[in-house]
């Protein structure tokens, strides 16, 4: 100068709040009778965001639905071996590409299966092309110089275009030229060989085979993949609205209708209850009348659950510390701690004082004189991104400032 990790995200003291949770006092209800609920108080004790709590982009627990198989669709993901509950993540590797290195980066299966597609430029964009050029050749002109015009054919050396023009170099070959031949060099493909669990790697040999590019276009191969989401899901249960039932009779008896009866209906009477009237009166006794039907805003009961509560709900693939196994992601033993649970939604607000840091003055030191460094003081200023909401894993996105370790070149 680079490069790859890891860590951290102000300390305190002081006042005044906010949310759980424990204990303690007090009230209310409610039974199983000393406990529970729900309330309130408190000099009480003691706990209250992150690294991303974000974005909601994969993935998994966990609930409620569906679900016989098996094929198509349809949508993912794509080198290899590995970790994990599980991923589209991580770790180790192999291969391309980028750096002198330390490292980085891949949207890394298939384009010698198929259909497609490529802007301008260019004559021609895929079984390619004749625009200049080169090279034979009619004509026909001629300053006679294999000049120069039209035209017929050869040709992928040159030379322009373009992100791309169908392998390079030389030698032969040829009218001029071409893997047309041949030599070495590059690919690539097919065969055997040796290394590796595998991608891959290296070595030999055989073919002139030279095959461009996109699959994040259709495709084609390989694996995977029900669906909704804590507003899942379970309890409990106001008010209005709805629906049944009751809202004064009961019981015994006799006689009637009616039944094979049991019953049922009318009728009387006695008891007992209950309402209203009246007399007496002392807590009460007596008399009389009525209890017929229907309804309600009144009682009770039911569904279904709106507002509202309560549960899920926070002990979890948990954090620490240690040893072990592994190259690592990771796993396993043991020890050892509890570490927010809010519902429109606490977790903060002000001061003060240290530290950090910029600036502007002063002052001193140092000095390779660069108005460069460094220390100290006065003043004055800034402190990021952002906030749990059923919980884990991960990705990506924001982030003032500090710290620290590996490693690489010079």
């Nucleotide at each position: 100068a680079g490069u790859g990790g890891a860590c951290u995200g102000g300390g305190c003291a002081g006042u005044c709040g906010c949310c759980g949770g424990u204990c303690g006092g007090g009230g209310u209800c409610g039974c199983u009778a000393g406990c529970g609920a729900c309330u309130u108080c408190g000099u009480a004790c003691g706990g209250g965001a992150g690294g991303a709590a974000a974005g909601u982009c994969c993935g998994g627990g966990c609930u409620c639905c569906a679900c016989a198989g098996g094929a198509c669709a349809c949508g993912g993901u794509g080198g290899u071996g590995g970790a994990u509950a599980a991923c589209g993540u991580c770790c180790a590797c192999c291969a391309g590409c980028c750096g002198c290195a330390a490292g980085g980066u891949u949207c890394g299966g298939g384009a010698a299966a198929g259909u497609g597609c490529a802007a301008c430029a260019g004559a021609a964009a895929g079984c390619a092309g004749a625009c200049c050029g080169c090279c034979u050749u009619g004509c026909g002109c001629u300053u006679c110089g294999u000049g120069c015009g039209c035209g017929a054919g050869g040709u992928a050396a040159g030379g322009g275009u373009g992100a791309a023009a169908c392998g390079g170099u030389g030698c032969g070959g040829u009218a001029a030229g071409a893997g047309c031949g041949c030599a070495c060099c590059a690919g690539c493909a097919g065969g055997c060989c040796g290394g590796g669990u595998g991608a891959c790697c290296g070595g030999c040999u055989u073919g002139g085979c030279u095959a461009g590019g996109c699959a994040a276009a259709c495709c084609c191969c390989a694996c995977c993949g029900g669906g909704a989401g804590c507003a899942a899901g379970g309890c409990c249960a106001a008010a209005c609205a709805g629906a049944a039932a009751g809202c004064a009779g009961c019981g015994c008896g006799g006689c009637g209708a009616u039944u094979c009866a049991c019953g049922u209906c009318g009728u009387c009477g006695c008891g007992c209850a209950c309402g209203g009237g009246u007399c007496g009166g002392u807590u009460c006794g007596g008399c009389c009348c009525g209890u017929c039907a229907c309804c309600g805003a009144c009682u009770u009961u039911c569904g279904g659950g709106u507002g509202g509560g309560c549960u899920g709900c926070u002990a979890g693939a948990g954090a620490c510390g240690u040893c072990g196994a592994g190259u690592a992601a990771u796993c396993g033993g043991c020890g050892c701690c509890c570490u927010a649970g809010a519902u429109a939604a606490a977790u903060g607000a002000c001061u003060g004082u240290c530290g950090c840091u910029c600036g502007a003055c002063g002052c001193g030191c140092c000095u390779u004189u660069g108005c460069g460094g460094c220390a100290c003081g006065u003043c004055g200023g800034g402190a990021a991104c952002a906030g749990a909401a059923c919980c884990c894993g991960g990705c990506u996105u924001a982030c003032a400032g500090g710290u620290c370790c590996g490693c690489u070149c010079u």

Record summary:
The RNA shown here (Bacterial RNase P class A) has 410 nucleotides and comes from a marine eukaryotic metagenome. Its mean pLDDT, the model's own confidence on a scale to 100, is 76.